[in-house]
RNA sequence: AGCAGAAAUGAAGCGCCUGACCCGGCGACAUGCAAUCUGACCAUAACCGGGUGACGAGGUGGGGGUUUAUCGAGUUUUCGGCGGGUGCCCCCCGGUGUGCUGCCAUCGUCAGUGCCGCCACAAAAGCGCACAGUAAUGUGCGACCCAAACAGCGGUACAGGCAGUCCA
Numbered sequence: 001a002g003c004a005g006a007a008a009u010g011a012a013g014c015g016c017c018u019g020a021c022c023c024g025g026c027g028a029c030a031u032g033c034a035a036u037c038u039g040a041c042c043a044u045a046a047c048c049g050g051g052u053g054a055c056g057a058g059g060u061g062g063g064g065g066u067u068u069a070u071c072g073a074g075u076u077u078u079c080g081g082c083g084g085g086u087g088c089c090c091c092c093c094g095g096u097g098u099g100c101u102g103c104c105a106u107c108g109u110c111a112g113u114g115c116c117g118c119c120a121c122a123a124a125a126g127c128g129c130a131c132a133g134u135a136a137u138g139u140g141c142g143a144c145c146c147a148a149a150c151a152g153c154g155g156u157a158c159a160g161g162c163a164g165u166c167c168a
Base pairs, nucleotide, nucleotide: 014083015082016081017080019079020052021051022050023049024048025047030044031043032042055072056071057070061092062091063090064089065088066087093108094107095106096105097104099165100164101163102162103160112158113157114156115155116154117153118152127142128141129140130139131138132137
């Protein structure tokens, strides 16, 4: 150094990096440049090492399945790829729709759907300073802005033509 095992820590714009781009290196050799000859410098490819590769808001009843699973911000590589995942589908459980039960529908514990209105809150980036590194770049601090959706509140429209049963 590698392999195996054990333990601890670490997660959902979360984890990872082989395409791509960027930085550094590169003896001999190859190509370009140069060239009467010799050759230097420089550059490129291959190769080696490193760096970048999702900014917050929002979202989880249980099990299984599945993959491009909400919203906006951004000097937009936040590109591309792999994995995962609070989305979606099925079943179960639970709520609601008629006092109860079943079916059915629809939602998920703030638990029916559509529409309209109201309403609140970011971080990165950028700027400044400092630190680490040859560099790409990374980390920390400071000041200062700026969202949308969801949720919530209000209004409105629609939503059991079923079966049984209780009461009046």